[in-house]
Formats: sequence, structure tokens, C1' cells
RNA sequence: GGAGGCUUCCGGGUGGUCGCUCCCGGUGACGGGAGAGGAAAGUCCGGACUCCCACGGACGGCAGGCUCGCCAACGGCGAGGCGCGGCGACGCGACGGAAAGUGCAACAGAGAGCAGACCGCCCCGGUCCUUCGGGACCGGAGCAAGGGUGAAAGGGUGCGGUAAGAGCGCACCGCCCGGCCGGCGACGGUCCGGGGCACGGCAAACCCCCUGCGGAGCAAGACCGAGUAGGGAAGCGACCAGCGGGCCGUCCGUCCCGCGUUUCCCGCGCGAGCGGGAAGUCGCUUCCGGGUUGGUCGCUCGAGGCCGGCGGCGACGUCGGCCCCAGAGGAAUGACCACCGCCGGCUCCGGCCGGCACAGAAUCCGGCUUACGGAAGCCUCCGGCC
RNA sequence: GCGGGCAUAACUCAGUUGGUAGAGUGUCAGCUUCCCAAGCUGAAAGUCGCGGGUUCGAAUCCCGUUGCCCGCUCCA
Repeated sequence: GGAGGCUUCCGGGUGGUCGCUCCCGGUGACGGGAGAGGAAAGUCCGGACUCCCACGGACGGCAGGCUCGCCAACGGCGAGGCGCGGCGACGCGACGGAAAGUGCAACAGAGAGCAGACCGCCCCGGUCCUUCGGGACCGGAGCAAGGGUGAAAGGGUGCGGUAAGAGCGCACCGCCCGGCCGGCGACGGUCCGGGGCACGGCAAACCCCCUGCGGAGCAAGACCGAGUAGGGAAGCGACCAGCGGGCCGUCCGUCCCGCGUUUCCCGCGCGAGCGGGAAGUCGCUUCCGGGUUGGUCGCUCGAGGCCGGCGGCGACGUCGGCCCCAGAGGAAUGACCACCGCCGGCUCCGGCCGGCACAGAAUCCGGCUUACGGAAGCCUCCGGCC
Repeated sequence: GCGGGCAUAACUCAGUUGGUAGAGUGUCAGCUUCCCAAGCUGAAAGUCGCGGGUUCGAAUCCCGUUGCCCGCUCCA
């Protein structure tokens, strides 16, 4: 000097004038105070809070998935293990199971799942040719070494062995099983023993295993006030002696809760009764209408913020002190002026002009993800000079 | 604010145990006709919204993102 990696911080500043929202004081004029974010965003997770609500079992459905810890909780975070990428600093991982089962693999290729002789290699027999080295063709038997296809072809290298070959044998590397040792554990080991190797890929295919699971959402919900036609149509269900419901869905139940034994007609039956229908009533769904579209609460003090001590590698926990920090509701948080900071352009070097990202609270928190301007610190690699 | 859905050719839509994307309308060319329309034959046209991941392979499976659409006040 160049190229990168990780972490942290800031988000133009100060003053004045005039406005906006809220709070406090004042009868009032008015005075004082506070007023967007790290993402307020996407609404992807997890909670608080509120209402509907709360039985058990079986089979499904959905979500999560290395280990240990943190946390109110989490699909988040921390530390670690393993794998992958990078020369490296470092980054990424949906990372349980493919020796339980089912399934998939287009095209190419001889063969795609306990496979496969297309080219090839070797041996034997026969025929023919021969420059006597051998070659061609036919038949039989062997070979997974070499070539070729493919994303993928049933360990790798070497030596031996063989007609040619092959874990066929051996050495090393790799793999599997068991033991021992280390670690809370995932897992690791230069260790010991056994096995020639049996077990290819895909579970972000079905599936299996483990764990967890009510629904809706502040337009939740509560109170006050005002107003109207507490109306109409269609469909379904029930009232007939049982029926309905019981928190993801379906089914079942001996359990629980609620409602309920209406009137009339028809058929069958000697009858008790059984089956069906209508009226009326009730409930649910959809549609057409009617009236309000006012106020208060929920609402912002909270798993809250800042500083410091202690414990922990860390996430975090704990103790002490200090602080109160937007609460609107067609929805405030702005405009102008002066000076300064940074960047760009012009310049007669006095200055002048323009700009300062992404974006804007809406019940509140903890995360994740995405958008975005700049600064600092530490670290890595490469090149040059001393 | 809260909840849900869609994106494939110029337009309207199909597309499932993942295997290389079609239909109708429209466009263009030819035939037919004196000419046009209709009809017949043929052709062109697609980053499957975008960016990643899983897989040998993605419109399809998963994650992120962009744009569009729909529903939701209260009372009886």
C1' cells in the first nucleotide's frame, strides 16, 4: 500500500422565534415540563394481558429435533462437539433415525441396488491365414483389474499372488463392532482386542422415534350515554323422549354440564306402543334492512433504564445507589433564522450553492429477519521499503 | 392495528407421489374468397415475481423478500 474478517459505538450539534400533542400549577391571561427508532418495518417466533372457557381414552393433525446451560418463554441467546467452506482471521449448518418398512433416481449406460460382460483381459477346443513373432472367426469357461456411461457403478495405495484377475493374502490408511480411558454430555483417543469390509444416496419423500401443543386477539374486553323497525328472506337442525355441548380434528365412553318432556294429523298394532308429517317455538349460518358511528377505562412503572460492586469463560444472575423516559385517536413530534461539524460542486481563494442515509410510535415486552449512512478498535493474508 | 390469500406466454387460467411447462383468446404466416369476416393448417412467444438453500435434478419442497387482493367497529 492492497484485499479481507470480527466486535463496538454514533445516527448532525447548540441557541432563538412561532406552532402541534400530553402532563402539572393557576378563576383566568399565562407559566413550567416532556415529546420517535435501532430498526418504531416485516408480522416470522415467544410471552404478558383480556374474553370465550376448563372430563377421560384411541386414532389422526401441526410444530420442534447435536450436547450442556441461560431465560417468564422461544424456532432466541451463550459455551462446546461434529461436519462443510476459506491459504487464513473466521463463517455456515432444518445436525435424531437410511443394518423397522414403503418409495424415488429423468436422460445416458451392458448394468441403478445385495447389480453388471458393451469395449476389454485370460484359458481351452475347432477352422483359416502367416513374414513363424503371431493374427482373424466360431464355440465353451473364467475375470469387476483397465476403458466407456452417469450426479451416483459395492473401500484407497503398494507388494505378493494368478492363465488373467479379485481383500484372494499381506503392510499402511480408511471403515464397522466390543472394551478401556477422558468428558456432566454431544463426542474424542497416539490405546487394546475382534472383523476382510458385511451396511451406497434421498427423510426441506412417506414414515419411525423423542418432546410439546385450546381458540381468538386491545377493532381483545369493561362501563356510561344516545338512537332504532329488538324487522324481513332463504337454508339447516331440534322440540316426536331424549337432544346438544365438553377448549387443533374425527370417533367412543359407564364421566360432567345445559335444555327438555307442547298441540294436531296420517299409517301400523287388540293394546301398551311404534313409524312419519304439519303447526308453532327455539338455535345456527348466509343475505337484505334499521340505528349509532360519542365519552371513560384498558393505556403505559415495566421480565423498566443508567452507574457501580460481586459470581460466572459467557449468555446471564444477584446486591446497592440514582432516575421516571411519548401516550395520540383522520391520529402531535414541525417550520424558519443564526453559528458550527461532515460530504460534493463552483471559485475572482474572500466565500457561494446543494446535501446529511434507512425510515417514522399506536396494548406492552423478549427475540429473529430485512432496509440503511458513517466512525473506531482488534485480527488475518499478500506485496514493497528500511 | 389484527387475520388470511395470490403471483405461470400480451390477457384469462391449467400444471402432485420433484424428471426439464401446456390450453383458450390474441399475434404472425399460408390456404380458402373478387375482397373482408368465419373456417382450416402451421409458427413464434414464458427470468414460472425476485434472491438463496435441500436434491443428481425445483413452477412444485424449505427460508427470506417484493408487489397486489380480501375480511374484521359497536347495538338490537

The prediction has a mean pLDDT of 79.
This is a predicted complex of two RNAs, RNase P RNA and transfer RNA, with 462 nucleotides together.
It holds a member of the Rfam family "Bacterial RNase P class A". Rfam describes the family as follows. Ribonuclease P (RNase P) is a ubiquitous endoribonuclease, found in archaea, bacteria and eukarya as well as chloroplasts and mitochondria. Rfam classes the family as a ribozyme.